[in-house]
RNA sequence: UGCCUCACAGGCGAUGGGACUCGCCUUCAAGCGCAGGAUCCCUGCUGAUGGUCCCUGUUCGGUU
Numbered sequence: 001u002g003c004c005u006c007a008c009a010g011g012c013g014a015u016g017g018g019a020c021u022c023g024c025c026u027u028c029a030a031g032c033g034c035a036g037g038a039u040c041c042c043u044g045c046u047g048a049u050g051g052u053c054c055c056u057g058u059u060c061g062g063u064u
C1' cells in the first nucleotide's frame, strides 16, 4: 500500500414521521414497483411499511 474478515458507525430497502425488528451496502455502493403494447415511447394497476404498531396525508364505504 492492496485485498479479505470482524467490530463500531453511517447509509439504503418504488411517496411522509416515530418505535421495534430483518436484510443489504461501505460511497463509481445498497436503492430507483408491476403489467401490456405500436418499445427507450405510450397505456393501465397495487402500496405512504422490507415487516409489525402508531401518527399524518390521500381515496372508498357506513353512521351521526
Base pairs, nucleotide, nucleotide: 009026010025011024012023013022016055017054018053019052020051021050033045034044035043036042037041
About this RNA: Predicted 3D model of a 64-nucleotide RNA (Fluoride riboswitch aptamer (crcB RNA motif)) from Actinomycetospora endophytica. Lineage of the source: Bacteria > Bacillati > Actinomycetes > Pseudonocardiales > Actinomycetospora. Its Rfam family is "Fluoride riboswitch aptamer (crcB RNA motif)". Gene Ontology terms of the family: response to fluoride and positive regulation of gene expression. The sequence was found by an Rfam model in a public genome assembly. Model confidence (mean pLDDT): 79 of 100.